[in-house]
Context: one part of a larger RNA
């Protein structure tokens, strides 16, 4: 070189958009780049390897002939692949109608709930806990009405329901705004797939700068529990936890399962739509698309389990893995305010 894999053993990039580069429907009709057949030049000699031959044999040596799988030039073949040209319509796009939904930003509004103010009734406790103490409380709490103020979450509906590329989205309204499905067969006519590098998005924690702080809570202060208790439990509490602008770029960012297309018995639940039988309407039924699920054939699988949503069957592209520690560490390099982050060894040792 070929040859192995990546749910769970070492191996899926957190996610999309896209460059380059790969890889690509289907007809005719050219041209001949690869490509394929023939011919020629060339491919030095030795040596490999055949046929013989010469030292008694062999080693050695001599002779022919085969190879020298290569290139170059002629002539030829046109299935396939590239190429030109011209067509198709089934992939991919659009258009027209119809339509599900926490998909996104921005503004506004609302009730519950809870916390402090203020005011009334009222008079010894309350709160906590396994039991209790720290605690609040006659300067009148804790119950309880009534008032204002205030921040943050939206009960039920809610549903292995629905939306997004994923991070993720949930009270109601209006504004703009993304994409997805169905019908139709109206257009365009291969415009597709994937995507080293780049760029954009990216949960919480964190980090600047202003703003806010209700409940909630790392640190921290206190009570308890214990032999200790730098816990667990309870009583306070700062940062945050929340807005606005700008970093950060991680996550069991998980379906531990990249994307695309095809093809393989079924069976059931949801969800969006469409068609359609029985005379006519509905509902059921049946068909038929997309989308979440569960259940199991074949087959795969080390099982566990998968199983038309495949981890069968195949095709493209991409990313990644090579025994365990040592280590995602040194130590260059970039990025970042900083934490740190991406790329990332080796000695040594089992």
């Nucleotide at each position: 070189c070929u040859g192995g894999g990546c749910u769970u053993a070492a191996a899926g990039g957190g996610u999309g958009c896209g460059u380059a580069g790969g890889c690509g429907g289907u007809g005719c009709a050219g041209a001949a780049a690869g490509u394929c057949g023939g011919g020629u030049g060339u491919g030095a000699a030795a040596u490999c390897c055949c046929u013989c031959a010469g030292c008694u044999c062999a080693a050695c040596u001599g002779a022919g002939g085969a190879a020298u799988u290569g290139c170059g030039c002629c002539c030829g073949a046109a299935a396939c692949u590239g190429c030109u040209g011209u067509g198709c319509u089934c992939g991919a796009g659009g258009a027209a109608g119809a339509u599900a939904g926490a998909g996104g930003u921005a503004c506004g509004c609302g009730g519950a709930a809870c916390u402090u103010a203020g005011g009334g009734u009222g008079g010894a406790g309350c709160g906590g806990u396994g039991a209790a103490a720290u605690g609040c409380g006659u300067u009148g709490a804790u119950a309880u009405c009534c008032u204002a103020a205030g921040g943050a979450a939206c009960a039920c509906c809610g549903g292995u329901g629905g939306c997004g590329a994923a991070a993720g989205c949930g009270g109601c309204g209006u504004a703009c705004u993304g994409g997805g499905u169905c019908u139709u067969u109206u257009c365009u006519g291969a415009c597709g797939c994937u995507g080293a590098g780049g760029c954009a998005c990216g949960a919480a924690a964190g980090c600047u700068a202003g703003g806010g702080u209700a409940g909630c809570g790392a640190a921290c202060g206190g009570g308890a529990u214990u032999a200790g208790a730098u816990a667990c439990c309870c009583c306070g509490g700062u940062a945050g936890u929340c807005c606005u602008a700008g970093c950060c770029g991680u996550a069991a960012a998980c379906u531990a399962u990249g994307a695309g297309c095809a093809c393989u018995u079924g069976a059931u639940u949801g969800g969006a739509g469409g068609g359609u039988c029985c005379u006519c309407c509905a509902u059921a039924g049946c068909c038929u698309u997309c989308c979440a699920g569960u259940c199991g054939u074949a087959g795969c699988g080390a099982a566990a389990g998968u199983g038309u949503u495949a981890a069968g069957u195949g095709c493209u592209c991409c990313g990644c893995c090579u025994g365990g520690g040592g280590a995602g560490u040194a130590u260059g390099g970039u990025c970042g305010c900083a934490a740190g982050g991406c790329u990332g060894a080796a000695a040594c040792u089992c």
Small-subunit ribosomal RNA, central domain from a Pirellulales bacterium, 350 nucleotides, folded computationally. Its mean pLDDT, the model's own confidence on a scale to 100, is 88. It matches the Rfam family "Bacterial small subunit ribosomal RNA". Gene Ontology terms of the family: ribosome and structural constituent of ribosome.